[in-house]
RNA sequence: AGAGUUUGAUCCUGGCUCAGGAUGAACGCUGGCGGCGUGCUUAACACAUGCAAGUCGAACGAUUAAAGCUCACUUCGGUGAGUGUAUAGAGUGGCGAACGGGUGAGUAACACGUGGGAAACCUGCCCCUUUCUUCGGGAUAACUCUGGGAAACUGGUGCUAAUACCGAAUACUCCGGGAUGAUCGCAUGAUCGACCUGGGAAAGCUUUAUGUGGAAAGGGAUGGUCCCGCGGCCCAUUAGCUUGUUGGUGGGGUAAUGGCCUACCAAGGCAACGAUGGGUAGCCGAGCUGAGAGGCUGAUCGGCCACACUGGGACUGAGACACGGCCCAGACUCCUACGGGAGGCAGCAGUGGGGAAUUUUGCGCAAUGGGCGAAAGCCUGACGCAGCAACGCCGCGUGCGGGAUGAAGGCCUUAGGGUUGUAAACCGCUUUCAGCAGGGAAGAAGAUGACUGUACCUGCAGAAGAAGCCCCGGCUAACUACGUGCCAGCAGCCGCGGUAAUACGUAGGGGGCAAGCGUUAUCCGGAAUUAUUGGGCGUAAAGAGCGCGUAGGCGGCUUGUUAAGUCAGAUGUGAAAUCCGGGGGCUCAACCCGCGGACUGCAUCUGAAACUGGCAGGCUUGAGUUUGGUAGAGGAGUGUGGAAUUCCCAGUGUAGCGGUGGAAUGCGCAGAUAUUGGGAGGAACACCAGUGGCGAAGGCGGCACUCUGGGCCACGACUGACGCUGAGGCGCGAAAGCUAGGGGAGCAAACAGGAUUAGAUACCCUGGUAGUCCUAGCCGUAAACGAUGGGUACUAGGUGUAGGGGGUUUAGACGCCCUCUGUGCCGCAGUUAACACAUUAAGUACCCCGCCUGGGGAUUACGGCCGCAAGGCUGAAACUCAAAGGAAUUGACGGGGGCCCGCACAAGCGGUGGAGCAUGUGGUUUAAUUCGAAGCAACGCGAAGAACCUUACCAAGGCUUGACAUAUACUUGACGGUUUGUGAAAGCAGACUUUUUCUUCGGAGACAGGUAUACAGGUGGUGCAUGGUUGUCGUCAGCUCGUGUCGUGAGAUGUUGGGUUAAGUCCCGCAACGAGCGCAACCCUUAUUGUUAGUUGCCAUCAUUAAGUUGGGCACUCUAGCGAGACUGCCGGUGACAAACCGGAGGAAGGUGGGGAUGACGUCAAAUCAUCAUGCCCCUUAUGUCUUGGGCUACACACGUGCUACAAUGGCCGGUACAACGGGUUGCGAAGGAGUGAUCUGGAGCUAAUCCUACAAAACCGGUCUCAGUUCGGAUUGCAGGCUGCAAUUCGCCUGCAUGAAGUCGGAAUCGCUAGUAAUCGUGGAUCAGCAUGCCGCGGUGAAUACGUUCCCGGGCCUUGUACACACCGCCCGUCACACCACGAAAGUUGGCAACACCCGAAGCCGGU
Repeated sequence: AGAGUUUGAUCCUGGCUCAGGAUGAACGCUGGCGGCGUGCUUAACACAUGCAAGUCGAACGAUUAAAGCUCACUUCGGUGAGUGUAUAGAGUGGCGAACGGGUGAGUAACACGUGGGAAACCUGCCCCUUUCUUCGGGAUAACUCUGGGAAACUGGUGCUAAUACCGAAUACUCCGGGAUGAUCGCAUGAUCGACCUGGGAAAGCUUUAUGUGGAAAGGGAUGGUCCCGCGGCCCAUUAGCUUGUUGGUGGGGUAAUGGCCUACCAAGGCAACGAUGGGUAGCCGAGCUGAGAGGCUGAUCGGCCACACUGGGACUGAGACACGGCCCAGACUCCUACGGGAGGCAGCAGUGGGGAAUUUUGCGCAAUGGGCGAAAGCCUGACGCAGCAACGCCGCGUGCGGGAUGAAGGCCUUAGGGUUGUAAACCGCUUUCAGCAGGGAAGAAGAUGACUGUACCUGCAGAAGAAGCCCCGGCUAACUACGUGCCAGCAGCCGCGGUAAUACGUAGGGGGCAAGCGUUAUCCGGAAUUAUUGGGCGUAAAGAGCGCGUAGGCGGCUUGUUAAGUCAGAUGUGAAAUCCGGGGGCUCAACCCGCGGACUGCAUCUGAAACUGGCAGGCUUGAGUUUGGUAGAGGAGUGUGGAAUUCCCAGUGUAGCGGUGGAAUGCGCAGAUAUUGGGAGGAACACCAGUGGCGAAGGCGGCACUCUGGGCCACGACUGACGCUGAGGCGCGAAAGCUAGGGGAGCAAACAGGAUUAGAUACCCUGGUAGUCCUAGCCGUAAACGAUGGGUACUAGGUGUAGGGGGUUUAGACGCCCUCUGUGCCGCAGUUAACACAUUAAGUACCCCGCCUGGGGAUUACGGCCGCAAGGCUGAAACUCAAAGGAAUUGACGGGGGCCCGCACAAGCGGUGGAGCAUGUGGUUUAAUUCGAAGCAACGCGAAGAACCUUACCAAGGCUUGACAUAUACUUGACGGUUUGUGAAAGCAGACUUUUUCUUCGGAGACAGGUAUACAGGUGGUGCAUGGUUGUCGUCAGCUCGUGUCGUGAGAUGUUGGGUUAAGUCCCGCAACGAGCGCAACCCUUAUUGUUAGUUGCCAUCAUUAAGUUGGGCACUCUAGCGAGACUGCCGGUGACAAACCGGAGGAAGGUGGGGAUGACGUCAAAUCAUCAUGCCCCUUAUGUCUUGGGCUACACACGUGCUACAAUGGCCGGUACAACGGGUUGCGAAGGAGUGAUCUGGAGCUAAUCCUACAAAACCGGUCUCAGUUCGGAUUGCAGGCUGCAAUUCGCCUGCAUGAAGUCGGAAUCGCUAGUAAUCGUGGAUCAGCAUGCCGCGGUGAAUACGUUCCCGGGCCUUGUACACACCGCCCGUCACACCACGAAAGUUGGCAACACCCGAAGCCGGU
């Protein structure tokens, strides 16, 4: 000293939380010793028992024992009497009992603290001084006798003493009265002295001493009482309180002042500087905390106060209205003979109760202190000690050194090792503390020691008897494994836990503290989060709607004075303890003892006079008055004007009008709308009109008049600080609303109807009442906003606009310049969290007022005030959350905007959706119908081909180191081949045959079988643990970086802007300059051509043939290498002299020529653990593996993708043409032959520009059919065949014959395509034994349309709004249902506290008799 937490990120505001210290503590776990402290915070609840205040015989009377002494008697044991003191219980008397000890209920008060006053007072015992202590008297308790009562207690009779009580004398010092003088004081007054007069004392005892006591007076000391200034809690949702109240006079009362009490008189006194009332509370020295200022507390120790079961009261006394005294009342408890009595632990122990919680019914008066006494002494639960409790603080110990094989065990592991860890064992050493034994203090001045055989010292034995608690996600030091699986649980805040949890539980390890450690509670701190030090109010909480003005606060220049504030010095006080410094004593420390400082304060005295204040005087600049001008929707009242709407009357005129997105309700043939003329009535004032004017704000708009407020300007004069702000208070205050009376044209809440809609209590339409208007009176609120209180001063400018003045200019103007006031915009410094503000401040300062202190609850409740009401003003709490919020940033989104693109729409062509079939999916079914894929981006997808196999599924039958890999040990043997039984096969059980390489003959190696151990194996789970691969946005034009610059920062800039492009393509501009990944190009293919090369290709010329068949040739085609070609290069126009675009030329091709490959940063926890790889988990005679059979092919149904069609642009038949890409030796398979055909036979040729596949089809020519469910269509089914294969039943393909279903162009909806494209036609290949309507290729024929970008979908850039960021499939509001919590209200009911009024009234005190 800070940290965590609002956000995707940022800055700010702001709350919540944490780290520190502390405690009279409690709880959990644990616990060795000692010292010093501390210990009912709750029930001021109730108390059994014991003790806590007595003492004095040197005040008094009486009673009494033992010893001793004397005497008498004696059975010599003793007995009796006297004397006698100590002593005991009780009494009279004295002193004490008012101290000491406890508690904090009450008390907001002169109770406490502090400083003063008493000229308004008292003071026993103690000290000092002076004087006195004389003479008498009568009683009474105890005791005796006697009575009552259960008891407590008490009555009567008789006797007696005193330092008990009473009388007299004496006193002039005391008190009272009279009289009179002096001195002094702040007033009442005080002090002193002479004189006269009245009143008032005493006590003795004794050890005979320098004894002690008694009385009066004065003084001191000590203790107390009263008064005053100042200081210290909360609530204004407590605003008025008071009748003995405030004062006076007389009287009473007290130690004493005083309404303290009383009679009379006056009507005062207190209060916003908070009276009164309510709540809470003992106050202080001090304690805790804090840098301090402060905040909180008031245990122990010390000072003061109050209280003693509750309330009241007095007595005694120096002192009490009395804790262990009295009286009364009350509650409670106890005793009782029922008539009456007794009691008061908030003393020390202790008990019950309450409570989270707080000790022994201990020892002793040895010390200190107190009471009594002359003293010895007695008493002392004060006190000194001990006991209990880790409750706190302090100190000590639980060992020290060596010791690596880094033991064992534990834990982790990448299996190597790491860690626990020198830790242990083991070796050596020591003995503090505890234990045992011995000695043994101080505390005591002469005696006396509870503590105590204590502290301390010495010796002995033995590492021996002595370590736990919390934490380990971040804050915050410290990490792994297992278990668990949003469960159990944790949590101070944020938050962890849904199968890989460093956050739960356990273990290992680690961190922290340590006889303790954590938790809980409370206080301060951090919190500048109540801000005096030290905060704010445009948008975060916060400026009152505006003015006038009271109290208050603040206030111009100058002179003098004063000394209240202020400053300096001094004196007194600020108790001690505490605190700080520096010493000393316990071995140290805690603790204790001296010394010094401090105690920031208060009071008094002296001084200073700048500033503030007071008083007195002056000044003119603040403020105001006067004169002359001036602008204005400033206000109030009275008149008046035209336009328009509506209504009424009349004319013209005819079928509609009106209204809307479109309609309808409505009006109209009874004559509307339209139009003309006349009239009525109400309200508002077009144009001018303007970020123009006026006003304090609300607000103010035709014109004229009357009355009236304020501002501005100019020039003099006058007053002389008269000023600013303003709690309360008063006034004004839009709209709506209210009361009464008018008025009512238009508009128009409510209401009605028509529409819209899922609904439509809305938006739209037709009507329409309050109201809107006027008069009088209420209401008192608004986003009453500039969300910005008022005043004064200062601090760059620029430019509009409104009003006034001046200068200059001019013939007069315009204009230009200066200035004052108002009102706008831009902008510097500065400020600000930023946005922004910026001479009209949100800048720099001062003065005054109002307001804020997390969000919700709450512009609420209750109470009060106001109001006719509606309601307004004031204004909480419980409970709940960890946020709520401001500004700005990046995205995303918008039924926001701008620009642009895409078969996105539009324009077209052809489809799907209807039918049948094929295929995939869902669903259902099943023993199984294995699994995955799920909007686009799953569904002819993984699967480029499920009869077995595949195969992962199901049933059944088998195997268990295994179908497969590696290693070790042992053992057997080649491997292999043939074969038997059983079986569905696998398998199981056998039989026969064969016998490997090298060799030093011991054996070794390779291979194979068996046994055993490690292990294999898993298409089991998790694609949300992963790698890799892939889809998608999207071939969209974007995505970023370095440096610089800007910003507190997130970020921005660059990448935006003006053009342009298919493109972040390029150009220009620009605080940016560059660069990277993308775009483009480079690659392949296709289109043209040159060249090279001509076999298997080609054939113009020559020859030849049935045939480029052959000779020949390489010109052409073609093939495939290398090149050329296209670059906006050229021309014109447009454009900014650019980029580029448009048009043209040339060219095979023209503006990326066509097509392909190529996929940026990233998004979707997208897909895949079943291609493969892989972490973790799971199975291990099974979730592995082998086999047979079945299934993946099921079938009411739904969807996707396709094929074939519905026909004449066609079907069928016949004839005749023209391709390309490919494939082929386990292969393609020719010619020829057979079959209607599938196919068979055959086998030539071909490892391919050679041979085969291989006839291309549509097309063209000719014929036929003639609009039908057909010569369309071919499903379905029957029969007969063919092919592949171990095997076509479940379940293949093909052929022939026969059969001949639905279907006549397809609802809503929806898909593809922009040119060699769509459409249409055939053809090849991969997979493959066989199986293609699917997929991937190839060529043939070959269109239509695109005006255009409003709309749908998707995308890009800029901009804007946002309360979204899981990002609009977002966020979020209200009702309802159920449960729970808290608070408010509630007919009432019950208890407590306080106040007020009245009644009864005890003891007691005062007075009278």
Molecule: small-subunit ribosomal RNA
Organism: Actinomycetota bacterium